[in-house]
RNA sequence: CCCACCUGCUUGGGGGCGUUCGCGCCUGCGAACUGAGAUGCACCCCUGGAACCUGAUCCGGUUCGUACCGGCGUAGGAAACAGCAGCCAUGACCGAGU
Numbered sequence: 001c002c003c004a005c006c007u008g009c010u011u012g013g014g015g016g017c018g019u020u021c022g023c024g025c026c027u028g029c030g031a032a033c034u035g036a037g038a039u040g041c042a043c044c045c046c047u048g049g050a051a052c053c054u055g056a057u058c059c060g061g062u063u064c065g066u067a068c069c070g071g072c073g074u075a076g077g078a079a080a081c082a083g084c085a086g087c088c089a090u091g092a093c094c095g096a097g098u
Stems, first nucleotide, its partner, number of pairs: 001091001006086005011080001012046004017040001018033006052077003058071004
């Protein structure tokens, strides 16, 4: 001992919230399924970007049903050149002495 990668924290920003069943009766409540997350001061993502949106009332499969699984997707968009720390380091480099 810089930068970068990775990890954590802080701040800022972006994003999604579906399906089925029962009850209630129109403000809704409860349960089940998938998932990181189904409106949680939570979860995920921020250009090395599949978080998420468009395509899409899409296509194939599955299911009680659903963007549930896959395709689409080397498609088109999409929000940090942020700060700090750790790690890297039993390493590398420099100096002195012998």
The RNA shown here (TPP riboswitch aptamer (THI element)) has 98 nucleotides and comes from a Planctomycetota bacterium. The sequence was found by an Rfam model in a public genome assembly. Its mean pLDDT, the model's own confidence on a scale to 100, is 81.